[in-house]
Molecule: SAM riboswitch aptamer (S box leader)
Organism: Fictibacillus nanhaiensis
RNA sequence: ACCUUAUCAAGAGUCGGGGUAGGAAUCUGGUCCAAUGAUCCCGCGGCAACCACUUAUUGUAAAUCAAUAAAAAGGUGCCCAUUCCAGCAGGCUGACAAGUCUGAAAGAUAAGGA
Numbered sequence: 001a002c003c004u005u006a007u008c009a010a011g012a013g014u015c016g017g018g019g020u021a022g023g024a025a026u027c028u029g030g031u032c033c034a035a036u037g038a039u040c041c042c043g044c045g046g047c048a049a050c051c052a053c054u055u056a057u058u059g060u061a062a063a064u065c066a067a068u069a070a071a072a073a074g075g076u077g078c079c080c081a082u083u084c085c086a087g088c089a090g091g092c093u094g095a096c097a098a099g100u101c102u103g104a105a106a107g108a109u110a111a112g113g114a
Stems, first nucleotide, its partner, number of pairs: 002113007013044001015043004022033003027087004045079003050075002054070006083106001088103006
């Protein structure tokens, strides 16, 4: 790199240091962030609960099994804007503008597989 499954409208930094020019995955359009220093790297802080662990309750003949809830210091992840929005297919409203809903594709993360 590839395959499967689940989730993606919530949440969390006006912090310190380093560093330079573009950045928001890719292409196009829009929109936003950026020399009042963004993106990025390090530290500290925080969020969440996918995996593991722990506790409680329930199920069960009984459970090391299953479900739910809580907690969370371990393994990951995440901490502007819905995955920033649209693009492809279809429905609805409408007036050819435009709006709105559903799905797909692509992407991200986790767990598992080959």